[in-house]
């Protein structure tokens, strides 16, 4: 340098043909305890990597830039 994959909550990761952003775990609470731990219930956390385009509508399809990983030279 060129190619391919990935980028979504505190972490690991879903998100189907474009149509209401989610789930494990962890944080909080509050139940139960005599007190923890376990269990159950709940509640709070999202610039969907950054910019721009198409579209009544974009996580999601387009171009671009940035990171990360793998490959070729």
């Nucleotide at each position: 340098g060129c190619c391919u994959g990935c980028g979504u909550a505190g972490c690991u990761c879903a998100g189907u043909c474009g149509g209401c952003a989610g789930a494990g775990c962890g944080a909080c609470g509050c139940u139960u305890u005599c007190g923890u731990a376990a269990a159950g219930c709940g509640u709070a956390g999202g610039u969907c990597a950054u910019g721009g385009g198409u579209u009544c509508a974009a996580g999601u399809c387009c171009c671009a830039u940035c990171g990360c990983a793998g490959g070729c030279u």
The RNA shown here (transfer RNA) has 73 nucleotides and comes from Promineifilaceae bacterium (SeqCode). It matches the Rfam family "tRNA". It is annotated as a transfer RNA. The coordinates come from a structure-prediction model, not an experiment, and the mean pLDDT is 82. The organism belongs to Promineifilaceae (SeqCode), within Bacteria.